Record summary: Predicted 3D model of a 477-nucleotide part of an RNA (small-subunit ribosomal RNA, 3' major domain) from a metagenome. The prediction has a mean pLDDT of 84. RNAcentral holds the full RNA, with entries from SILVA.

[in-house]
Context: one part of a larger RNA
RNA sequence: UGACGGGGGCCCGCACAAGCGGUGGAGCAUGUGGUUUAAUUCGACGCAACGCGAAGAACCUUACCGGGGUUUGACAUUAACUCGACGGUACAGGAAACUGUGCUUUCCCUUCGGGGACGGGUUAACAGGUGCUGCAUGGCUGUCGUCAGCUCGUGUCGUGAGAUGUUGGGUUAAGUCCCGCAACGAGCGCAACCCUUGUUCUUAGUUACCAACAGCUCGGCUGGGUACUCUAAGAAGACUGUCGGUGAUAAGCCGAAGGAAGGUGGGGAUGACGUCAAGUCCUCAUGGCCUUUAUAUCCCGGGCUACACACGUGCUACAAUGGCCGGUACAAAGGGUUGCGAAUCUGUGAAGUGGAGCCAAUCCCAAAAAGCCGGUCUCAGUUCGGAUUGGAGUCUGCAACUCGACUCCAUGAAGUUGGAAUCGCUAGUAAUCGUAGAUCAGCACGCUACGGUGAAUACGUUCCCGGGCCUUGUACA
Repeated sequence: UGACGGGGGCCCGCACAAGCGGUGGAGCAUGUGGUUUAAUUCGACGCAACGCGAAGAACCUUACCGGGGUUUGACAUUAACUCGACGGUACAGGAAACUGUGCUUUCCCUUCGGGGACGGGUUAACAGGUGCUGCAUGGCUGUCGUCAGCUCGUGUCGUGAGAUGUUGGGUUAAGUCCCGCAACGAGCGCAACCCUUGUUCUUAGUUACCAACAGCUCGGCUGGGUACUCUAAGAAGACUGUCGGUGAUAAGCCGAAGGAAGGUGGGGAUGACGUCAAGUCCUCAUGGCCUUUAUAUCCCGGGCUACACACGUGCUACAAUGGCCGGUACAAAGGGUUGCGAAUCUGUGAAGUGGAGCCAAUCCCAAAAAGCCGGUCUCAGUUCGGAUUGGAGUCUGCAACUCGACUCCAUGAAGUUGGAAUCGCUAGUAAUCGUAGAUCAGCACGCUACGGUGAAUACGUUCCCGGGCCUUGUACA
């Protein structure tokens, strides 16, 4: 100087408390451990691994296993020799990869010697490796933590390590600002500048909108209009600016006015010096080591989907604030040409048929669902719950046996609110309800985004956890 203390002081955070809803019990989904296996490819392991890499394992992917092939190679560059093609197509063998045999076609330049492009063969340099080392590395990332810290120059003090500044009195979300001070300044962080949302104005008016006028098939449908909504460019607006109180006359704090919004308005992006030899050699790049008829590469089949069990994360429930049936209302944000696919008709249905319209403020996906109105069930393992299983189908796709999703009929398991323990959340939040997208042929209870309905509680900082500043002790570095 740090680190540590079941030392002290001050302060903060859904840290506790006050509340609301969960997990832990059940079934299923998914990840992991374990076990099994020819293989169940690999990585990730307290927080900060475990719906994680994987924004999508039937084949492919695929790295694993079994079998069948190839050896200058699936891929790159160069050189030498050689052939003339390449391409298209047929036959035979084969599970395929591939092997063998035919047929057809015949590039450009030329001094007719040859040269070039492209492709095949042979040879040689070399290729190749998701093989090892993340404790050799770059890059990227997680984490403490969006915590308020981390440093430097000069000066001064100290023999020196170092200190001072950065401590102190106030204040703040903040090393934020004010005052004081052997310090005076500065840098990286904080804040602001950026995006979005909340209000208004100006400009613009199609594909958006419809107040007034007219027509009408009653649909903004048509004429028409640009007021309103909206769209998207520009601008205004919030700064403790004003008033009162308080404070040290300061920084500020408390209250009020005006205002759409008030003291960082809400949300996002933004992550200092560093820590964990944290993670990644399987994104990529890369040193070293290893491999080279194999640890490379092609193909078929299997596996990654196994299943006495254990754990994590979710979904669905256990019902009446509910289930079922009928009617009826209101979103936002997205996506669409190898695409979205309307009306119509068929089917109980998944779907099929059909093909209008749309490269989309125009058309389509598209039905929002909780909600509201009416009816029924009447507390039961039930008209709750839907697992499991049998049968019949639909769709995608060469192909759904291992191993897809969905539909219909039948079946109708556990489960009556969950021990110890433990998690999230402070407002348009929790809870609850649907919608869309990426990946994607198909496959979503996951992820990401979107809106609808919409609470309770916070006395407070004694305690638990994490963190910041000062101080103190130390046998630690």